[in-house]
Context: one part of a larger RNA
Molecule: small-subunit ribosomal RNA, 3' major domain
Organism: metagenome
């Protein structure tokens, strides 16, 4: 210089308090770890691995196994030599892959060959085979933390310092004032996006106030451009005004106006680095094994096993509830190998037919909580759904190992959960449903979105925990 300290000073952060609502107990899901197995492919391990890579394991995916096959090969290129096809059908043996057979017997031509395909034979291909401690690209973490450097100059023998440190002051190394430093890079902010206001333009599939016009209704129709809302382009927030504080100073606290007020409110963006952090199984890579196999091909089996143990999560335990009938109000998104309306049939998955729509036009789609009424009455109950028998319906060749749904029947634990831990400071938690992606279908209660109802507390900074800055001590580097 750093690092660190159960040293010190001063700041921050849902970090502590102060509050809400979980987790830890059940049962089910789902990842791990163990233990099993042929095989349960591999990677991920303290925050920062454990609903993680996987935004979809019945075959396929796949990479483990078992067992049958192949050997220039499932793929790619060239070069020799032969030979005309190659596929398809057909049979035969088989679990298929595959091997025999048998049918068929390639195109142009300047007749030298050329294409195109096989065969054999040669280089070679292939390798989710090691090593992330050989790498590259990607990412996590500290941390969206305010911090990390340089050039000149000055000072020191030198390492180095100065600048950056002090006064204030911000979210900030933000500004501002002093100062042997004077500037200047990376980073902060501010440009970008999206939301909240209003103006203007433009109105179709969107819209509906006046006006006609029609229906049992419905913007249905004519017809408008007022409103909503869409698609563009602008205005607005700058501590600009005003008061107070302060050092005349940056600023800070208070007000006016205003839709918004001191960064509005989210995102997107991650400085210099640290952790030999993760990935060699996305991919690209050296080097290293494998080459009738560690390469391919295939059926079937495993990744789904089950004394346990832990992590993430659904659903519970009820009456602020549960049933049961009525009626209301979103948003963002998908739709042609598609989304499907409406009738019809099923008590229900769902079946039959099919209008419409490649979509501000048609469809998915009922939003649910909620509000009206009823019913239940504290009982392991009309709580609360596990389990397991029975019947079906989808989707696929195929649901035995292993889908998902749906009706009857069954009705398990669980009476709110020890030590202890985990989020969250406002449209947040909490609670309610909706969408897509992947995908034939789905173990999804994950995920990523969307929007509706909508709280409580924050005196505080002593404490614990992780940073910044300044300082002191060190037997550490």
């Nucleotide at each position: 210089u750093g690092a660190c300290g159960g040293g010190g000073g001063c700041c921050c952060g849902c970090a502590c308090a102060a509050g809400c609502a979980g987790c830890g107990g059940a049962g089910c899901a789902u990842g791990u770890g163990g233990u099993u197995u042929a095989a349960u492919u591999c990677g991920a391990c303290g925050c920062g691995a454990c609903g993680c890579g996987a935004a979809g394991a019945a075959c396929c995916u796949u990479a483990c196994c078992a067992a049958g096959g192949c050997u220039u090969g499932a793929c790619a290129u060239g070069c020799a030599u032969u030979u005309g096809a190659a596929a398809a059908a057909c049979g035969u043996g088989g679990a298929a892959a595959c091997a025999c057979g048998u049918u068929c017997c390639c195109u142009c031509u300047u007749c030298g060959g050329a294409g195109c395909a096989a065969a054999u034979g040669c280089a070679c291909a292939g390798g989710u085979g090691g090593u992330g401690c050989a790498u590259g690209g990607c990412u996590g973490u500290c941390g969206u933390c305010a911090g990390c450097u340089c050039g000149u100059g000055u000072c020191g023998u030198g390492a180095g310092a100065u600048g950056u440190u002090g006064g204030g002051u911000u979210a900030a190394g933000u500004c501002c004032c002093g100062c042997a430093a004077c500037g200047a890079g990376c980073g902060c902010a501010a440009c970008c996006c999206c939301u909240g206001u209003c103006c203007u333009a433009u109105g179709u599939u969107g819209c509906c106030a006046g006006c006609g016009a029609g229906u049992a209704a419905u913007g249905u129709c004519g017809g408008g451009g007022a409103c909503u809302c869409a698609u563009a382009g602008g205005a607005g927030a700058c501590u600009g005004c005003c008061g107070g504080u302060g050092a005349c100073a940056a600023a800070u606290c208070g007000g006016a106006g205003g839709a918004a007020g001191g960064u509005g409110g989210g995102g997107a963006u991650g400085a210099c680095g640290u952790c030999a952090a993760g990935u060699c199984a996305u991919c690209a890579u050296g080097c290293c094994c494998c080459u009738u196999a560690u390469g391919u091909c295939u059926u079937g089996g495993g990744c789904u096993a089950c004394a346990c143990a832990c992590g993430u999560g659904c659903u519970a335990c009820a009456u602020u509830g549960g049933c049961c009938g009525g009626u209301a109000c979103a948003a963002a998104g998908g739709g042609c190998u598609g989304c499907a309306a409406a009738c019809u049939c099923g008590c229900g998955a769902g079946a039959g037919u099919g209008a419409g729509c490649g979509a501000a036009u048609c469809c998915c789609a009922a939003a649910a909580a909620g509000c009206c009424g009823g019913u239940c009455c504290c009982g392991g109950u009309u709580c609360g759904g596990a389990u397991u028998g029975g019947a079906g319906g989808c989707u696929g060749a195929a649901a035995c190992u292993c889908g998902c749904c749906u009706c009857c029947a069954u009705g398990a634990a669980g009476g709110c959960g020890g030590a202890g831990u985990u989020g969250c400071u406002a449209g947040u938690a909490a609670u309610c449903g909706c969408g897509a992606a992947u995908c034939a279908g789905c173990a999804a209660c994950g995920u990523c979105g969307c929007g509706g109802u909508g709280a409580a507390u924050a005196c505080g900074u002593u404490c614990c925990c992780g940073g910044g800055c300044c300082u002191u001590g060190u037997a550490c580097a």